Context: one part of a larger RNA
RNA sequence: UGACGGGGGCCCGCACAAGCGGAGGAACAUGUGGUUUAAUUCGAUGAUACGCGAGGAACCUUACCUGGGCUUAAAUGUAGAUUGCAUAAUUUAGAAAUAGAUUUUCCCUUCGGGGCUAUUUACAAGGUGCUGCAUGGUUGUCGUCAGCUCGUGCCGUGAGGUGUCGGGUUAAGUCCCAUAACGAGCGCAACCCCUAUCGUUAGUUGCCAGCGGAUAAUGCCGGGGACUCUAGCGAGACUGCCACCGUAAGGUGAGAGGAAGGUGGGGACGACGUCAAAUCAGCACGGCCCUUAUGUCCAGGGCUACACACUUGCUACAAUGGCAGGUACAAAGGGCGGCCACACGGCGACGUGAUGCUAAUCUCUAAAGCCUGUCCCAGUUCGGAUUGGAGUCUGCAACCCGACUCCAUGAAGUUGGAUUCGCUAGUAAUCGGAUAUCAGCCAUGAUCCGGUGAAUACGUUCCCGGGCCUUGUACA
Numbered sequence: 001u002g003a004c005g006g007g008g009g010c011c012c013g014c015a016c017a018a019g020c021g022g023a024g025g026a027a028c029a030u031g032u033g034g035u036u037u038a039a040u041u042c043g044a045u046g047a048u049a050c051g052c053g054a055g056g057a058a059c060c061u062u063a064c065c066u067g068g069g070c071u072u073a074a075a076u077g078u079a080g081a082u083u084g085c086a087u088a089a090u091u092u093a094g095a096a097a098u099a100g101a102u103u104u105u106c107c108c109u110u111c112g113g114g115g116c117u118a119u120u121u122a123c124a125a126g127g128u129g130c131u132g133c134a135u136g137g138u139u140g141u142c143g144u145c146a147g148c149u150c151g152u153g154c155c156g157u158g159a160g161g162u163g164u165c166g167g168g169u170u171a172a173g174u175c176c177c178a179u180a181a182c183g184a185g186c187g188c189a190a191c192c193c194c195u196a197u198c199g200u201u202a203g204u205u206g207c208c209a210g211c212g213g214a215u216a217a218u219g220c221c222g223g224g225g226a227c228u229c230u231a232g233c234g235a236g237a238c239u240g241c242c243a244c245c246g247u248a249a250g251g252u253g254a255g256a257g258g259a260a261g262g263u264g265g266g267g268a269c270g271a272c273g274u275c276a277a278a279u280c281a282g283c284a285c286g287g288c289c290c291u292u293a294u295g296u297c298c299a300g301g302g303c304u305a306c307a308c309a310c311u312u313g314c315u316a317c318a319a320u321g322g323c324a325g326g327u328a329c330a331a332a333g334g335g336c337g338g339c340c341a342c343a344c345g346g347c348g349a350c351g352u353g354a355u356g357c358u359a360a361u362c363u364c365u366a367a368a369g370c371c372u373g374u375c376c377c378a379g380u381u382c383g384g385a386u387u388g389g390a391g392u393c394u395g396c397a398a399c400c401c402g403a404c405u406c407c408a409u410g411a412a413g414u415u416g417g418a419u420u421c422g423c424u425a426g427u428a429a430u431c432g433g434a435u436a437u438c439a440g441c442c443a444u445g446a447u448c449c450g451g452u453g454a455a456u457a458c459g460u461u462c463c464c465g466g467g468c469c470u471u472g473u474a475c476a
Base pairs, nucleotide, nucleotide: 001476002475003473004472005471007470008469009468010467011466012465013464015460016459019423020422021421022420023419026315028313029312031310032309033308034306035305042053043052064301065300066299067298068297069296070295076124077123078122079121080120081119082118084116088103089102090101091100092099093098106115107114108113126290127289129288130287131286135284136283137279138278139277140275142273147186148185149184150183151182152181153162154161155160166177167176168175192267193266194265195264197235198234199233200232201231202230203229207224208223211222212221213220238261241255242253243252244251245250317416321375322374323373324372325371326370327369333364334363335362338357339356342353343352344351345350382413387408388407389406390405391404392403393402429452430451431450432449433448434447435446
C1' cells in the first nucleotide's frame, strides 16, 4: 500500500421487511447430469453452465457411428503435354456415390496459330484434429457500482503519501465550504433514440366537421385540411418563480403556473481493472499433429435411447370457473415460389375456384371483456396425459423421427415439506397478437406489441451484495 475480520462508524440496492404472484408435490415440454449405445458429435459447469451456442437435428444441416467409394482431390492459379470436349438423352450394375455402353460433339483464323473447355503431370491443398494456459477479435461478471488515475508542487531515506482527506449535500469523486496543494484525464451527468403536450409545414394510400351526390349499406364519389393520424422542423422543464430552512451547495411544500416537476418514463451507452472467466466449433491466427487419411463423396443409422437425479417452463387441480349462443374494442410486425378477401365442398384440419395487393390502398387480424343460457361442488360438463381408429398438409421421403384435425379413450392431479424466486406502476398479475429462423415443425422457447390492471414499503435491528472513512493482523 492492499486484502481480510463472526472490528467500529456512515450510506445504498426488491438486500431484508410490508405486499402480490410463483417454484419445490402432479402430468407434459425442454436443457443438463448419469446410464446405455456401433454412435448417442462438440462446447458451456457456483453466483457468471443447464428453453445456453441452436433465431428451427426426418434427408440436408452433421461435426458422430456402420458400410461402400476417391487420392491433386470440392475451388482457384502457374508451367508442360494431350484433346474436342462439356452438356443433354437413352441404357446396364448399384443403396447411392460412382463405374460402364450408345447417340449427340467448340469458336476465330492471314491456315502459322490463337481463344475456350476437358484430361493428365508437377507445384501450391484440405482438416469442426490439439492447445482459449501461445493469441487477435468478441462476450459474461463484479456493475450503470462511483470509482480509477495523471502532470507539476509539497511531505517521506524509501515503498509511498498528499490531491481523492474533513464538514455538508447528491442518484453520482454531483456540487459547495474548508484545505500544501493547484490543475487535468478516463468514468458520472449532458449531447443520441423512443415516449408524454403544443405549434408549424405537408395532405396520399390516411382522415370526414360542414356542403353536395349515390347506395340495401360502407369516405363509396365530388370536394375539404377543420379533426384524428402520418413524419419533418420547432417550442417546452431550468429548482426558472413563490414561501420556509441553510454561509453556500442544496433541501422541504396536496405552493403557483403547467401536458409533464425536481434525472418526467424507457432505451442505447459499461471507467482502471478482476475471475490465466468463456470462445481455436462463427471468423482470424502462432505452434504441434494427420496426408491412399484425423482429408473428401455417398447410403443408412445416430444427435429424439431411458431404472434415475436436477434446471427452466407449460397445463392444471376449478364456480372471480367450465361449456354453448350473441356482441365490442388494439398496437406492432410480415407478405409475390408470398399474404389471401369472397364463394362453394367438408363435422374439421383443409380442398376447389377466384378478387385485390410489390402494400398508410389488398391481406394475415385479436383474446380476456360485455349480454344471455346451462352446470351445482362431484375426481365432476374440472383436468387433459396416454392409447386405439380414421384423416389433412408440407416434403423425393413422415418407420426410426413432423405438425394439425375428427371420433373414441379419459391417467396423475383436490393448491404442494424443508426451502426458494420475481416484482415498487401502466410495474406485478392476467389476456391475446406479431416476427426472426423456417418446405414443414416437435415454439409451452426467444424477441417485440398492445388490452385489462392491482397490493404494499413502519423502517434499516437482522440475511446478501456494494461504496467511503477508520481500526487490528504472525496474510501478500

Small-subunit ribosomal RNA, 3' major domain from a metagenome, 476 nucleotides, folded computationally. Its Rfam family is "Bacterial small subunit ribosomal RNA". Its family is annotated with ribosome and structural constituent of ribosome in the Gene Ontology.